[in-house]
Molecule: transfer RNA
Organism: Treponema sp.
RNA sequence: GGUUGGUUCGUCUAACGGUUAGGACGAGAGAUUCUCAAUCUCUAAACACGGGUUCGAUUCCCGUACCGACUA
Repeated sequence: GGUUGGUUCGUCUAACGGUUAGGACGAGAGAUUCUCAAUCUCUAAACACGGGUUCGAUUCCCGUACCGACUA
């Protein structure tokens, strides 16, 4: 260089083109407890970037960036 896969809360991981973008761990608050731990309840937190298609895009297409695999 060529081909190809991936990028979603702090981390891991879901989501037929119409979802309040879900779950686990973690964080914060509260309940419980003499205190801590454990347990329970609640809260905040995410679609890599730029275009295109579409009534509607995290999802489909193109490009860019980054990470990986194969190959010369």